[in-house]
RNA sequence: CGGGGUGUGGCUCAGCUUGGUAGAGCGCUUCGUUCGGGACGAAGAGGUCGCAUGUUCGAAUCAUGUCACCCCGA
Numbered sequence: 001c002g003g004g005g006u007g008u009g010g011c012u013c014a015g016c017u018u019g020g021u022a023g024a025g026c027g028c029u030u031c032g033u034u035c036g037g038g039a040c041g042a043a044g045a046g047g048u049c050g051c052a053u054g055u056u057c058g059a060a061u062c063a064u065g066u067c068a069c070c071c072c073g074a
Base pairs, nucleotide, nucleotide: 001073002072003071004070005069006068007067010026011025012024013023020057028044029043030042031041032040050066051065052064053063054062
């Protein structure tokens, strides 16, 4: 320098193919249960989807550029 992959709550990931309210498990907070803890049950908080621009009535999803990490080639 060229090509490819990954990027989504604190963590691990789904959702993208086929655009239409952002989800799951674990974790966290509160409450119940318990003498207390754990376990269990109930409720709740937490992410504008790496960043920017564009297309569209509407973008995590499509297009372009760009950043970080990984792989391959030179």